[in-house]
The part of an RNA shown here (small-subunit ribosomal RNA, central domain) has 343 nucleotides and comes from a tailings metagenome. Model confidence (mean pLDDT): 83 of 100.

Context: one part of a larger RNA
């Protein structure tokens, strides 16, 4: 490379927009580019193949098809181009629904906490398997007012809902998206997508603020032969906020996107239809389960079935997601990525 593969044996890129490329509904007509059918040329030697000579045998000579290229005729199903057209993809508006999608801003309670005050015939509260370390007679804890403060939103809440994804959950307002479902216009505008651009959890940097509570570091205190650990009692980056910068995961459904086909059952969510109530569609969420598929374990209309288009990877195990060289970043580090030798 062919070729087979990618839920768990190696292997889906974190996720999306969208460039070039690849693919690509439906109907009439034109060309005739690939297509298909026929003509005719072109074929270096060696090498291979058939046949023949000759020869022990190596070996010479000559012939012969196919393919393949260019030329020329002809055909017009299908590809393709061109011109018209259609409404089954696709998308635009406009009504209805429907949620923890977004960003801004405002407001609420409960909790801690941290000070003030009161209140006493107050001395221990905290910890903890069990102590101590710390802490309290400068009045702690406990109980009651009162004021700050900061993150964080109990029940509702569910195997639910939304969003690419990461992720989203206190009310209230604006503003932007988004789903389904009906109607209408548009008429293929489509599907993936290398680069490329953007979004991206915790941690981490950087500047400025802010610290209530957790708590890496780090200090004591206990356990223990020892304890840099598990417990304890402090505790400071951080945990939040704005504004950049990083760009990574078990970024998991270990399952790329799309489009069509293939038995049921039975639950939720939105919504239609239709009524007493059911039922029966539709899009989206689970659980079983038939065919089939799989080495099996399991998938199974949300498919790991049957197919079809594009993309990404993967080729024994270590050396290694490492070195070197590049790009990128403030650095931390990321990204891309060997090969010597071992087996």
């Nucleotide at each position: 490379u062919u070729g087979g593969g990618c839920g768990u044996a190696a292997a889906g890129g974190g996720u999306g927009u969208g460039u070039a490329g690849g693919u690509g509904g439906u109907a009439u007509a034109a060309u005739a580019a690939g297509u298909u059918a026929g003509a005719a040329a072109u074929a270096a030697a060696a090498a291979a193949c058939u046949a023949u000579g000759c020869u022990u045998a190596u070996c010479a000579a000559u012939u012969u098809c196919a393919a393949a290229u260019u030329u020329c005729u002809a055909a017009a199903a299908c590809u393709a181009u061109u011109a018209u057209u259609c409404u089954a993809g696709a998308g635009u508006a406009c009504u209805a629904a429907u949620a923890a999608a977004g960003a801004u801003a405002a407001u609420g309670g409960a909790a801690c906490u941290u000070c003030u005050u009161g209140c006493a015939u107050c001395a221990g509260a905290g910890u903890u398997a069990a102590a101590a370390u710390g802490u309290g007679u400068u009045u702690a804890c406990a109980c009651a007012a009162g004021a700050g403060g900061g993150a964080a939103c109990c029940c509702c809440a569910a195997a639910g809902g939304c969003g690419a994804a990461a992720g989203c959950a206190a009310u209230u307002a604006u503003c932007u998206a988004a789903u389904u479902a009906g109607u209408u216009c548009u008429g293929a505008c489509a599907c993936u997508g290398a680069g490329a651009c953007a979004c991206g959890a915790a941690g981490g940097c950087a500047u400025g603020g802010g610290u209530a509570u957790c708590a890496a570091a780090u200090a004591g205190g206990a356990u223990u032969a020892g304890a840099g650990a598990c417990c304890c009692u402090a505790g400071u980056a951080g945990u939040c906020c704005a504004u950049g910068c990083a760009g990574u995961c078990a970024a998991c459904u270990a399952u790329g996107a799309g489009u069509a086909u293939u038995a049921a059952a039975u639950g939720u969510u939105a919504g239609a239809u239709u009524u007493a109530a059911a039922a029966u569609c539709u899009a989206a969420u689970g659980u079983u389960a038939c065919a089939g598929c799989u080495u099996a374990c399991g998938c199974g209309u949300u498919a790991a079935a049957u197919a079809c288009u594009c993309c990404g990877c993967c080729u024994g195990g270590g050396a290694a997601g490492u070195a070197c060289g590049a790009u990128c970043g403030c650095a931390a580090g990321a990204u891309u990525a060997a090969a010597a030798c071992c087996u």